[in-house]
Context: one part of a larger RNA
RNA sequence: UGACGGGGGCCCGCACAAGCGGUGGAGCAUGUGGAUUAAUUCGAAGCAACGCGAAGAACCUUACCAGGUCUUGACAUCCCUCGGAUCCGCUCUAAAAAUAAAGAUUUCCUUCGGGACACAUGUGACAGGUGGUGCAUGGUUGUCGUCAGCUCGUGUCGUGAGAUGUUGGGUUAAGUCCCGCAACGAGCGCAACCCCUGUUGUUAGUUGCCAUCAUUCAGUUGGGCACUCUGGCGAGACUGCCGGUAACAAACCGGAGGAAGGUGGGGAUGACGUCAAAUCAUCAUGCCCCUUAUGACCAGGGCUACACACGUGCUACAAUGGUUGGUACAGAGAGUAGCCAAUCGGUGACGGCGAGCCAAUCUCUUAAAACCAGUCUCAGUUCGGAUUGCAGUCUGCAACUCGCCUGCAUGAAGUCGGAAUCGCUAGUAAUCGCGGAUCAGCACGCCGCGGUGAAUACGUUCCCGGGCCU
Numbered sequence: 001u002g003a004c005g006g007g008g009g010c011c012c013g014c015a016c017a018a019g020c021g022g023u024g025g026a027g028c029a030u031g032u033g034g035a036u037u038a039a040u041u042c043g044a045a046g047c048a049a050c051g052c053g054a055a056g057a058a059c060c061u062u063a064c065c066a067g068g069u070c071u072u073g074a075c076a077u078c079c080c081u082c083g084g085a086u087c088c089g090c091u092c093u094a095a096a097a098a099u100a101a102a103g104a105u106u107u108c109c110u111u112c113g114g115g116a117c118a119c120a121u122g123u124g125a126c127a128g129g130u131g132g133u134g135c136a137u138g139g140u141u142g143u144c145g146u147c148a149g150c151u152c153g154u155g156u157c158g159u160g161a162g163a164u165g166u167u168g169g170g171u172u173a174a175g176u177c178c179c180g181c182a183a184c185g186a187g188c189g190c191a192a193c194c195c196c197u198g199u200u201g202u203u204a205g206u207u208g209c210c211a212u213c214a215u216u217c218a219g220u221u222g223g224g225c226a227c228u229c230u231g232g233c234g235a236g237a238c239u240g241c242c243g244g245u246a247a248c249a250a251a252c253c254g255g256a257g258g259a260a261g262g263u264g265g266g267g268a269u270g271a272c273g274u275c276a277a278a279u280c281a282u283c284a285u286g287c288c289c290c291u292u293a294u295g296a297c298c299a300g301g302g303c304u305a306c307a308c309a310c311g312u313g314c315u316a317c318a319a320u321g322g323u324u325g326g327u328a329c330a331g332a333g334a335g336u337a338g339c340c341a342a343u344c345g346g347u348g349a350c351g352g353c354g355a356g357c358c359a360a361u362c363u364c365u366u367a368a369a370a371c372c373a374g375u376c377u378c379a380g381u382u383c384g385g386a387u388u389g390c391a392g393u394c395u396g397c398a399a400c401u402c403g404c405c406u407g408c409a410u411g412a413a414g415u416c417g418g419a420a421u422c423g424c425u426a427g428u429a430a431u432c433g434c435g436g437a438u439c440a441g442c443a444c445g446c447c448g449c450g451g452u453g454a455a456u457a458c459g460u461u462c463c464c465g466g467g468c469c470u
Base pairs, nucleotide, nucleotide: 007470008469009468010467011466012465013464015460016459019424020423021422022421023420026315027314028313029312030311031310032309033308034306042053043052064301065300067298068297069296070295073126077125078124080122083119090103091102093100094099107116108115109114128290129289131288132287133286137284138283139279140278141277142275144273149188150187151186152185153184154183155164156163157162168179169178170177194267195266196265197264199235200234201233202232203231204230205229208225209224210223213222214221238261241255242254243253244252245251317417321376322375323374324373325372326371333364334363335362338357339356343352344351345350383414388409389408390407391406392405394403430452431451432450433449434448435447436446
C1' cells in the first nucleotide's frame, strides 16, 4: 500500500423478509457423470460446465471404430520428362463403394518452325494433419458488474515505500452534485448523445383506411385521405412552475398542469483490472510431433448403447378442471428449388387438381386461453397419457440400427412431492397461443411476438454478494 477478520460505522442489490409460482417425488425429452463398447470423436467443470460449442448426428455432417483402398497425394504453386489433346458427359463389365478394365468421343492460334490452354504419367521441392501445448501466443468470450470505481500532470507533505487530490459535512441510481479543505486541474468510467416504445403536429396517401354520397355477399367498385395505419421531419419533460424542508447550497417531500414527472419504460453500451478463467476443434500462429501415415478416399457401424447418479425442461396428478357444440379478438415474422388459396378425395396425417404472390396487394393464417350452451360429479375417473400392437402418411438414393406425423386398439407411473433449493417488484410473475433461424425431413430446446393478467415489500436483525471510511 493492499487483502482478510465469526472487528466497528454508513449504504446498496429479489440478498433476506412479505408474497406468487416452481424444482427436489412420477412419466417422458434433453445434456452430463459413470459403467459399457471395436468405437460409443472432441471440448466445456463451483457461482461463471451440464436443452453448453451443436441455429437442428439416418447417409453427408464426422473429427471416432473395424474393413477395403491411395502415396507428390482429396487441396496449392513450381521445375523437368513423355504423350497426344485431356477432362466433363455417355455405354458396358466386376465390386459394398472407392476403384479397376474395355469401348466411343478428340481444343484454339499459326509466319507451319512452333506457341497457348489445360490434362495425364513419372521425378522432386512440397502438400496435408479437427495431432500436442490456451501454462508460448494473437483474436474472441465469460465473470466480478452496468458494481462506481480506476488513474494521471503539476504542486505540497514524507529520508523512503507512499500520502494528498479521491478524505470530511450533506446529497444522489452514480467519484451525481453542493459546501468545506494543500491542493489545483485533467483522463478512462457515470450521465447524456444512439435505437425501440408511450402523446401530438405536419407532410405523403398505395397494396393501407372508410366519416359523408352512391354501390356490393364483401371497402367489392366509384369516390374521398377526415379517421386508423404506415414512413419522413418536428414538438414534448427541463425539478421548468408553486409550496414546504435543508446550511436557504446541492437536493428531498408534496402539488399543479400534462399522454408522460423527477433516469417515463425497455435495449444497445461493460472503466483500470481479477480468475496462468475458456477457446490451438471458428480462425490465425511460435515450438514440438506424423509423412506408403497421426495425411487422403470409400461403403458399413458409432456419436442414439444403459444397473445407476446429477442438472435443465415438457406433460400431469384434475372440477378455477376434462370433453362436445357454437362464437369473438392479436402482434411479430417468413415465402420462388418457396408460401400455397379455393375446390375434390380421405376419419386423419395427407393426396389430386389448381388461382394468386418476389408480397402493407397473395399465401402461411381458423390464434389459443377467454365467452355462451350441454355433459362428466370426485373415481386412478370421460383425470393422466407413458408403453406396446396393428394399419398408414410424408421427406429423402435410403427411415433396420436411428426420423416426424396420423388412425384404431392398449391405458403404466402419478392423488401436489423429504432434507434442501430456484425465479420474479408490473403490463412483471403466472398462464395462453403464434412466428422465425437451423433445416430435404426432424424442436418439449433457442430467439422473438402478442392475449389474459395478479399478490406482496413492515423493514435491514439475520444469510449471500458488493461499495465507502476506519
The part of an RNA shown here (small-subunit ribosomal RNA, 3' major domain) has 470 nucleotides and comes from an uncultured bacterium. It matches the Rfam family "Bacterial small subunit ribosomal RNA". Its family is annotated with structural constituent of ribosome and ribosome in the Gene Ontology. The full RNA is in RNAcentral, with records from ENA.